Transfer RNA from a bacterium, 77 nucleotides, folded computationally. Its Rfam family is "tRNA". It is annotated as a transfer RNA. Rfam links the family to the GO term triplet codon-amino acid adaptor activity.

[in-house]
RNA sequence: AGGGGUGUAGCUCCAACUGGCAGAGCAACGGACUCCAAAUCCGUAGGUUGUGGGUUCGAAUCCCUCCACCCCUGCCA
Numbered sequence: 001a002g003g004g005g006u007g008u009a010g011c012u013c014c015a016a017c018u019g020g021c022a023g024a025g026c027a028a029c030g031g032a033c034u035c036c037a038a039a040u041c042c043g044u045a046g047g048u049u050g051u052g053g054g055u056u057c058g059a060a061u062c063c064c065u066c067c068a069c070c071c072c073u074g075c076c077a
Base pairs, nucleotide, nucleotide: 001073002072003071004070005069006068007067010026011025012024013023020057028044029043030042031041032040050066052064053063054062
């Protein structure tokens, strides 16, 4: 330098069925249970979907740019 992959909640993604209200588990918080705690059960909150732009009535999803990480190929030393 060229090519490919990944990026979504504090963490992990087999989430989002082909563009139509952004999810689950764990963690956190509150409650129930218990003499107390743990475990268990119920509930609550938490998101710039890596950045910026474009297309569209509507984008996590399509297009372009850039950033970070990983892999492959090549060049110089």